[in-house]
Context: one part of a larger RNA
RNA sequence: GAGUAACGAUAAUGCGGGUGAAAAACCCGCACGCCAAAAAUCCAAGGUUUCCUACGCAACGUUUUUCGACGUAGGGUAAGUCGACCCCUAAGGCGAGGCCGAAAGGCGUAGUCGAUGGGAAGCAGGUUAAUAUUCCUGCACCGCGCAUAGCUGCGAUGGGGGGACGGAGAAGGCUAGACCAGCCGGGUGUUGGAAAUCCCGGUGCAAGCGUGUAGGCAGUUCUUUUAGGAAAAUCCGGAGGAACAUUAAUGCCAAGACGUGAUGAUGAGGUCUCCUUUCGGGGAGGCUGGAGUGGUUGAUGCCAUGCUUCCAGGAAAAGCCCCUAAGCUUCAGGCUAUGUACGAUCGUACCCCAAACCAACACAGGUGGAUAGGGAGAGAAUCCUAAGGCGCAU
Numbered sequence: 001g002a003g004u005a006a007c008g009a010u011a012a013u014g015c016g017g018g019u020g021a022a023a024a025a026c027c028c029g030c031a032c033g034c035c036a037a038a039a040a041u042c043c044a045a046g047g048u049u050u051c052c053u054a055c056g057c058a059a060c061g062u063u064u065u066u067c068g069a070c071g072u073a074g075g076g077u078a079a080g081u082c083g084a085c086c087c088c089u090a091a092g093g094c095g096a097g098g099c100c101g102a103a104a105g106g107c108g109u110a111g112u113c114g115a116u117g118g119g120a121a122g123c124a125g126g127u128u129a130a131u132a133u134u135c136c137u138g139c140a141c142c143g144c145g146c147a148u149a150g151c152u153g154c155g156a157u158g159g160g161g162g163g164a165c166g167g168a169g170a171a172g173g174c175u176a177g178a179c180c181a182g183c184c185g186g187g188u189g190u191u192g193g194a195a196a197u198c199c200c201g202g203u204g205c206a207a208g209c210g211u212g213u214a215g216g217c218a219g220u221u222c223u224u225u226u227a228g229g230a231a232a233a234u235c236c237g238g239a240g241g242a243a244c245a246u247u248a249a250u251g252c253c254a255a256g257a258c259g260u261g262a263u264g265a266u267g268a269g270g271u272c273u274c275c276u277u278u279c280g281g282g283g284a285g286g287c288u289g290g291a292g293u294g295g296u297u298g299a300u301g302c303c304a305u306g307c308u309u310c311c312a313g314g315a316a317a318a319g320c321c322c323c324u325a326a327g328c329u330u331c332a333g334g335c336u337a338u339g340u341a342c343g344a345u346c347g348u349a350c351c352c353c354a355a356a357c358c359a360a361c362a363c364a365g366g367u368g369g370a371u372a373g374g375g376a377g378a379g380a381a382u383c384c385u386a387a388g389g390c391g392c393a394u
Base pairs, nucleotide, nucleotide: 013031014030015029016028017027018026032391033390034389035388040371041370042369043368046351047350050349051075052074053073054072055071056070060068061067080141081140082347083346084345086119087118088117092113093112094111098107099106100105122139123138124137125136126135142343143342145340146339147338148337149336150335151334152333153328154327158323159322160321161320166310167309168308169307172303173302174301177297178296179295180294181293182203183202184201185200186199187198205264208260209259210258211257215253216252217251218250219244220243221242222241223240224239225238226237228236229235269288270287271286272285273284274283275282276281311314357366358365373385374384375383376382
């Protein structure tokens, strides 16, 4: 320079009360304003205690601060089913032998790792200051071991099936949701209207189990034979025959609906007790507890890895099912049912379009996925708004 610029989006504050030494900024209340495909909610990554409670205000916070993501102390993360671990493989990595190379080393078979992919199983309600598909209540499910009963050719690192997949488009059936009516409970208030055709609030429930529908796919079953599937095969494939069927039968897949789950939970309200109060009320707990129906609309969700069509022709392996080889064959083993034991370890708090991540900052920047109410609208545009969240630390 200068007590100057600035104090980080022009979404916006005002009043009353409380606390306190002190209040424009903290807490409560009443108004007002802003966002609402977000400035809401839930995850992944990343952060790593920032979460909750008590006490505190030196510093940090662009001012103040009684407040805080700050300081001090205490507390907090509960799983057979969520995710990881685990089994399986992709690109790619490593790589016994091997090949190559002055050396170091390079490549690579069998293998062994490697998810961003495939593989068993949980829902609803309640509860904490802070966790919950983890605790509690209710109702379930899966895997594996053992026992019992019935039936019985079992057996793999091998063979086969399956897993198993592209883009675009169209139509159908549904559901979530929404809206309207009905129903239930409450209200009747100082103004024009209004005792009903008014106003306010409520009006729902999952997995699982049973049934097997709209719809989709394949002809189905038996039998003879067989140079293929590196051996074998009763399996798969090839070649015949018979029966049934060809608007079908048989089998498989399959939303939704219905029943059950639920004589339950939830539920506006009522009532009792305790705490608190500015006397209006507020909070906690116990008991009780109404209605819980119909219609319209309707997804980008489900049936659906479906169907139609196109050419550029769209992973693999395991789990799973069938088949036999060696072998075993009064055994072992296998299948079904019932009962019963067991199911470890790690993550789980909190932020997550952000003041907690990446940007030196409480930085107008950046950051993958899921959810997607109402009015107008073709729409996830735009404007207004609900739930919810904020008024951007001067």
Large-subunit ribosomal RNA, domain III from Candidatus Porifericomitaceae bacterium WSBS_2022_MAG_OTU9, 394 nucleotides, folded computationally. The organism belongs to Candidatus Porifericomitaceae, within Bacteria. Its mean pLDDT, the model's own confidence on a scale to 100, is 80.